[in-house]
């Protein structure tokens, strides 16, 4: 230089074009002489950035960004 892929809560993944979830994780309380453990219950988002298509876009397209990996 080309070509893929990924990109979503702190951190590991979800999500038919139709209300963005769960797991751990951090907080509160219960348990306990105390601690882990184990129960409850709240909480947590500019879907990497800027445009398109749609009555609706995390999903389609199109251009940067980065990270991987391939090619030469």
């Nucleotide at each position: 230089u080309c070509c893929g892929a990924c990109a979503u809560a702190g951190c590991u993944c979800a999500a038919u074009g139709g209300u963005a979830g769960a797991g751990c994780g951090g907080c509160g309380c219960c348990c306990u002489g105390u601690u882990a453990a184990g129960g409850c219950g709240a909480u947590g988002g500019u879907u990497c950035c800027a445009g398109g298509u749609u009555c609706g876009a995390g999903u389609c397209c199109u251009g940067g960004u980065g990270u991987c990996g391939g090619a030469g």